[in-house]
Context: one part of a larger RNA
RNA sequence: GGAUGAACGCUAGCGGCAGGCUUAACACAUGCAAGUCGAGGGGUAGAGGCUUUCGGGCCUUGAGACCGGCGCACGGGUGCGUAACGCGUAUGCAAUCUGCCUUGUACAAAGGGAUAGCCCAGAGAAAUUUGGAUUAAUACCUUAUAGUAUAUAGAUGUGGCAUCUUAUUAUUAUUAAAGCUUCGGCGGUAAAAGAUGAGUAUGCGUUCUAUUAGCUAGAUGGUGUGGUAACGGCACACCAUGGCAACGAUAGAUAGGGGCCCUGAGAGGGGGAUCCCCCACACUGGUACUGAGACACGGACCAGACUCCUACGGGAGGCAGCAGUGAGGAAUAUUGGACAAUGGUGGCAACUCUGAUCCAGCCAUGCCGCGUGCAGGAAGACUGCCCUAUGGGUUGUAAACUGCUUUUGUACGGGAAGAAACACUCCUUCGUGAAGGAGCUUGACGGUACCGUAAGAAUAAGGAUCGGCUAACUCCGUGCCAGCAGCCGCGGUAAUACGGAGGAUCCAAGCGUUAUCC
Numbered sequence: 001g002g003a004u005g006a007a008c009g010c011u012a013g014c015g016g017c018a019g020g021c022u023u024a025a026c027a028c029a030u031g032c033a034a035g036u037c038g039a040g041g042g043g044u045a046g047a048g049g050c051u052u053u054c055g056g057g058c059c060u061u062g063a064g065a066c067c068g069g070c071g072c073a074c075g076g077g078u079g080c081g082u083a084a085c086g087c088g089u090a091u092g093c094a095a096u097c098u099g100c101c102u103u104g105u106a107c108a109a110a111g112g113g114a115u116a117g118c119c120c121a122g123a124g125a126a127a128u129u130u131g132g133a134u135u136a137a138u139a140c141c142u143u144a145u146a147g148u149a150u151a152u153a154g155a156u157g158u159g160g161c162a163u164c165u166u167a168u169u170a171u172u173a174u175u176a177a178a179g180c181u182u183c184g185g186c187g188g189u190a191a192a193a194g195a196u197g198a199g200u201a202u203g204c205g206u207u208c209u210a211u212u213a214g215c216u217a218g219a220u221g222g223u224g225u226g227g228u229a230a231c232g233g234c235a236c237a238c239c240a241u242g243g244c245a246a247c248g249a250u251a252g253a254u255a256g257g258g259g260c261c262c263u264g265a266g267a268g269g270g271g272g273a274u275c276c277c278c279c280a281c282a283c284u285g286g287u288a289c290u291g292a293g294a295c296a297c298g299g300a301c302c303a304g305a306c307u308c309c310u311a312c313g314g315g316a317g318g319c320a321g322c323a324g325u326g327a328g329g330a331a332u333a334u335u336g337g338a339c340a341a342u343g344g345u346g347g348c349a350a351c352u353c354u355g356a357u358c359c360a361g362c363c364a365u366g367c368c369g370c371g372u373g374c375a376g377g378a379a380g381a382c383u384g385c386c387c388u389a390u391g392g393g394u395u396g397u398a399a400a401c402u403g404c405u406u407u408u409g410u411a412c413g414g415g416a417a418g419a420a421a422c423a424c425u426c427c428u429u430c431g432u433g434a435a436g437g438a439g440c441u442u443g444a445c446g447g448u449a450c451c452g453u454a455a456g457a458a459u460a461a462g463g464a465u466c467g468g469c470u471a472a473c474u475c476c477g478u479g480c481c482a483g484c485a486g487c488c489g490c491g492g493u494a495a496u497a498c499g500g501a502g503g504a505u506c507c508a509a510g511c512g513u514u515a516u517c518c
Stems, first nucleotide, its partner, number of pairs: 001518004006514005013370006019363002021328001026326003030323003035070003040067002046061006077281003086206008096198002101194003105190003109143004119132005149174003154169004159164001179186002207253003214244003219241008256278004260271004283304005306317004334360001336359003342356001343354002346351001373404004384395001386393002410454005418445001424439007462507005467488003473502005483490002
C1' cells in the first nucleotide's frame, strides 16, 4: 500500500447493487416450511328442491375422515465428524441398477376371498385402542396366454481383455396386466433401446508432529458357501502365514474438499463468507422397514440425556427449514407480502401446495454514483478569535451584496416494463395429434421506478492529523506533573511532540482505531 462476512469511537443527506451468528452441531415458546388426485373406490355430515299418512320417501349437490396412487430420497439448512478413493483430475465396469420422461414392438383373457370406512357394543384422564356385523377398488390373491425375460445339460459360428462376449439353434421349467371417461382422452403389463440419475474399481495429487518406529488376527491370501443391483473378508466355515513401514506404516494434533477469493510483476504466500459442484450430518448412539431410489431433517423401532402433560396407570417432543426467543459474544436483521414471474410436487385440466423463489422491512457492513450550490464581488468592510516588531498580518472572495441554476428535497398531476403463456373461442396447415396465427385473461413488488409542473439557496459536513519517518506552525496553560507514543522518543519554566486556541494538511458521508492476511 492492498484486502475483510469485521468490531469499536466520533459523525451522518440520498440512491443503486450486493452482504448480514465467524461465538454455543447450546436450549427452544408460537406460527408457517409437503402435499395432491372425486377422470382409482365405497361413501357420510351438511345444503337446496319436490312430496308426506308427519314416521318418512324421492331428486340434485356434497366438505371432513377412510382405502388406493404418485410425491414425501427433490427443494431448504449446517460443517459435528472425516487426512478418506472424502474431494480434484483421468480412466474402467466383459462386475452393476435406474421411478417419472422419449422411441419403437407385443399384449391386456377368466375368476376369487378379504379389509378400512359406515353401523353396533365396549376400555382409557389422555395418547390411543378392543370385539362383532357388513361393503368397494387401478388394494390383494389364483388360473390362462407370452417372449429378444429368468433359470438349466448343451451344439455351431464370430469376436476378444483371463474369467469370457456375441449371434443362431435346442430342451424343460418359472413369472404379466386395470381400469376410468364428459368418448376428446388418461392410464395398465412384458421385453428392447435411449436419456437422466446413482453405485463401484483404479492411476496421480491432497496439512503438521519422529520429543509418535514399529503396526496388524478377518489381519494378508486361497477354496467353498451365503449375501448384494453388482465386484470384493462384505459375512461365515476350512486351509495357509501372510500384509504394511524410513519413498514415513502405526499413533497423535488439526481440518469438510474443489471451482474460486485476497495479495504479489511473477514465482509464491494466505483463505475456503456469499454463488456453483461434491461429501457428511439432522437431540446422542444403534437398527432395519417401505420404496426405482433412504438405512430417510419436519417417517418407524430400541437405548440414553433433556423438556413437557398426567386422573400416577401412562403418554408427548426434537428449528444445523423461514421468522422469532433465551444463552454465549466485540458482533450479525422482520414472529412481513405474494405465488404475479422462474422452478418443483400432485392433477387430463381448471387448479392446489410451495418460508424454494420473487419481493418488501432493518443495518454506512461493503462497492459504485449523486448532492450539500454556481458565477461575479476588495472599502481586501465591520465585529469577534489569533499573531504582532503596534505599522500591521491572518481568517479571506470567505461574508455582505448582485445575477443564475434546482440535481436533491417538498407539494401536485400522470404513470410503467417485468405478461408470455396455460386454459377457453375462432382460423390455417398437415393430419388424428401436434404446429402456427388472432382474440380474451392474470402484477406481490406498487401508485413503486420513471416523466411533468410549481416555489425557493432553499433540506444536507464531518473525522483524523500537523517533532522526524509523513503533507501540514504559532500562541497560551502545564512544569519528569498531568499526559503522549507505531518506531526513534517528548515533558524537570521560553514544549512546532502533553492540554486548549487560532491557522494549516489529508480524506470525505465518511474518518480514525483495533484484529487478521499478503
Predicted 3D model of a 518-nucleotide part of an RNA (small-subunit ribosomal RNA, 5' domain) from an uncultured prokaryote.
The full RNA is in RNAcentral, with records from ENA.